[in-house]
RNA sequence: GCCCCCGUCGUCUAACGGUUAGGACACCAGACUUUCAAUCUGACAACGAGAGUCCGACUCUCUCCGGGGGUA
Numbered sequence: 001g002c003c004c005c006c007g008u009c010g011u012c013u014a015a016c017g018g019u020u021a022g023g024a025c026a027c028c029a030g031a032c033u034u035u036c037a038a039u040c041u042g043a044c045a046a047c048g049a050g051a052g053u054c055c056g057a058c059u060c061u062c063u064c065c066g067g068g069g070g071u072a
Stems, first nucleotide, its partner, number of pairs: 001071007010025004018055001028042004048064005
């Protein structure tokens, strides 16, 4: 250089083109407890960037950025 794959809450991981972007863990608040732990309840928190297609894009297309693999 060329080819392929990946990028979503703090972490991991879902989401037929029509969802309030879901779940688990963590963190925070409360309940329980003499206290802690465990358990229960609740809250917070995310689509790598830009453009295009579409009535509508996390999802499809292009470019860029970042990561991984293959190839001489």
Transfer RNA from Bifidobacterium aquikefiri, 72 nucleotides, folded computationally. It matches the Rfam family "tRNA". Rfam classes the family as a transfer RNA. Taxonomically the source falls in Bifidobacterium (Bacteria, Actinomycetes, Bifidobacteriales, Bifidobacteriaceae). The prediction has a mean pLDDT of 82. It was read from a public genome assembly.